[in-house]
RNA sequence: GCGUUGGUAGUGUAGUAGUUAGCAUCCGAGCCUUCCAAGCUUGGGACGCGGGUGCAAAUCCCGCCCGGCGCA
Numbered sequence: 001g002c003g004u005u006g007g008u009a010g011u012g013u014a015g016u017a018g019u020u021a022g023c024a025u026c027c028g029a030g031c032c033u034u035c036c037a038a039g040c041u042u043g044g045g046a047c048g049c050g051g052g053u054g055c056a057a058a059u060c061c062c063g064c065c066c067g068g069c070g071c072a
Stems, first nucleotide, its partner, number of pairs: 001071007010025004018055001026044006048064005
């Protein structure tokens, strides 16, 4: 350099056009308990950056950045 694959809460991940971005963990509060842990309830937190298409983009297209793999 070319090809391919990935980038989503602090962390690990699901979501491949359809209306509120889900789950686990994490953090706060409450319940329970003599206290802690566990458990239960409730709340908080995310789409790498820019542009395009489209009524609607995490998703499709283009460029850029970063990581993995392969080739040279």